[in-house]
Context: one part of a larger RNA
RNA sequence: GGCGCAUGGGGGAUGUCUUGGCGUCAGGAGGCGAUGAAGGGCGUGGAAGACUGCGAUAAGCCCGGGGUAGCUGUCAAACGAGCUCCGAUCCCGGGAUUCCCGAAUCAGCAUGCGCUGAAUCCAUAGGCGUAUGCGGCGAACGCGGGGAACUGAAACAUCUUAGUACCCGCAGGAAAAGAAAGAAACCUCGAUUUCCCCAGUAGCGGCGAGCGAAAAGGAAACAGCCCAAACCGCGGGGAUUUUCCCUGCGGGGUUGGAGGGCCUUCCCGAUGGGAGUCAGAAAGGAACCUGCCAGCCGAACGGUCCUGGAAAGGCGGACCACAGAGGGUGACAGUCCCGUAGGCGAAAGCGGCGUUCUCUCCCGGAAGGUACCUGAGUAGGUCGGGACACGUGGAACCCCGACUGAAUCCACGGGGACCAUCCCGUAAGGCUAAAUACUCCCUGACGACCGAUAGCGAACCGAGUAGGGCGACUGAAAGAUGAAAAGAACCCCUGCUAGGGGAGGGAAAGAACCUGAAACCAUGUGCCU
Numbered sequence: 001g002g003c004g005c006a007u008g009g010g011g012g013a014u015g016u017c018u019u020g021g022c023g024u025c026a027g028g029a030g031g032c033g034a035u036g037a038a039g040g041g042c043g044u045g046g047a048a049g050a051c052u053g054c055g056a057u058a059a060g061c062c063c064g065g066g067g068u069a070g071c072u073g074u075c076a077a078a079c080g081a082g083c084u085c086c087g088a089u090c091c092c093g094g095g096a097u098u099c100c101c102g103a104a105u106c107a108g109c110a111u112g113c114g115c116u117g118a119a120u121c122c123a124u125a126g127g128c129g130u131a132u133g134c135g136g137c138g139a140a141c142g143c144g145g146g147g148a149a150c151u152g153a154a155a156c157a158u159c160u161u162a163g164u165a166c167c168c169g170c171a172g173g174a175a176a177a178g179a180a181a182g183a184a185a186c187c188u189c190g191a192u193u194u195c196c197c198c199a200g201u202a203g204c205g206g207c208g209a210g211c212g213a214a215a216a217g218g219a220a221a222c223a224g225c226c227c228a229a230a231c232c233g234c235g236g237g238g239a240u241u242u243u244c245c246c247u248g249c250g251g252g253g254u255u256g257g258a259g260g261g262c263c264u265u266c267c268c269g270a271u272g273g274g275a276g277u278c279a280g281a282a283a284g285g286a287a288c289c290u291g292c293c294a295g296c297c298g299a300a301c302g303g304u305c306c307u308g309g310a311a312a313g314g315c316g317g318a319c320c321a322c323a324g325a326g327g328g329u330g331a332c333a334g335u336c337c338c339g340u341a342g343g344c345g346a347a348a349g350c351g352g353c354g355u356u357c358u359c360u361c362c363c364g365g366a367a368g369g370u371a372c373c374u375g376a377g378u379a380g381g382u383c384g385g386g387a388c389a390c391g392u393g394g395a396a397c398c399c400c401g402a403c404u405g406a407a408u409c410c411a412c413g414g415g416g417a418c419c420a421u422c423c424c425g426u427a428a429g430g431c432u433a434a435a436u437a438c439u440c441c442c443u444g445a446c447g448a449c450c451g452a453u454a455g456c457g458a459a460c461c462g463a464g465u466a467g468g469g470c471g472a473c474u475g476a477a478a479g480a481u482g483a484a485a486a487g488a489a490c491c492c493c494u495g496c497u498a499g500g501g502g503a504g505g506g507a508a509a510g511a512a513c514c515u516g517a518a519a520c521c522a523u524g525u526g527c528c529u
Stems, first nucleotide, its partner, number of pairs: 001528009015514001016480002020450002022447007029439002031137002039101003042055003046079001049075003061095006070083003108134009141172001142170005152159001156206001182189002193220004203211002224431003227375001231251009256409001258374003261370007272363005284358005289352004295344003301317001303315001305314002318335002320324001326338003380404007390416001411426005467474002487513001490502004
């Protein structure tokens, strides 16, 4: 020096565990904000820091309810000073307080009204005041306005990625859509939305890559309505000789088997009938019932026995069970504790289906005639685009820009160029629940989900921290003594320090603390050189 064995050091793998995560299901909630939010800053305790709570009334104040013998939150013990059966601490509901920043605002914008008031006579713009509303934040879902590229096409340009990502605006608990100028095909259906299927079909496509329906059928859920106009009445304004025009309010009216208005004729009609607040006209209120937001009751085991530090284990004997889910307790507990099954409970606050009352609203039909009305710079056209599964194609339908530009029910639009026949519908105004999408958040339950290099970035809560970056932003590591601190009194060695030896204590598991692998290092020893 090498190899081996033994004993240690070193290191923190492995095993076990779980305070934390992840996911699913069900229910709830789906907003907060000028009555100042979200988010911060600074304070606030007898006490320095941090977290939590709170706000100069500052770990809190008042009231109501629950609940009990202890309490003054946590890291974090002790002390101090106190509170409390005249019910504290604690839990729930309501109220008060709530510094400074932050939309941050004695402002700004919009609308209504009033006053004032230029160039410029009237007027208008503008100014001022007042009232109401808005503003900002928020995870995803929604609608709209804009809108890529990498990529694929084995290159690339049309195409694709994709109307995706991203930016902006706006809204709701959902949004959007929605009561046919529809779909079909000579049979018919009857608003919209979503799912299954149709179907990777019909089609589109440098007919490449690729894109990709619809009807029918089956299901979920179902709900239909209101204006404009004709005509009538009342009012205001303008032009003018009558008359006409504009405008406000009320009645009327809302349709495609066309409907309505107006005129004529006939029938009927009410101390009755019907409907209703989420659209359809609109405010609600009360009672009953029933949920949520604190809680309450809740069965049944002993042992002189054994092991052990400790019994829930072993042994031997009982009991309960609508309760043998689960968790905890010094090892494994139906009967020790919390619970579980099963029952019960609300002064205040919030919500809900239904019923009743109150309240509110509505109530005609037929026949004949007349041709008054039924949404105009609209429909349509041309050109240029977009969007439809459909890339200009034979390209309909729909939307936008420019230029044009009808008809008025013997009418008009559509049925994938276009024409005819036939069929379907009635545009150019509006509203509309449910079935559907999502989960920042609350409650409950569950998991052939993870178990500290996993699972959220974060089990540790001083983690969105430390650190990095001018900044936008980026972004960790770090869990476990023990049943209990009983956290090692006292003695000895020593530099009075580290460390060690006794002692004590279930065990040192000794705080660099459960287990304690490997690399690596050392000591002793055996063999070889």
Molecule: large-subunit ribosomal RNA, domain I
Organism: Thermoguttaceae bacterium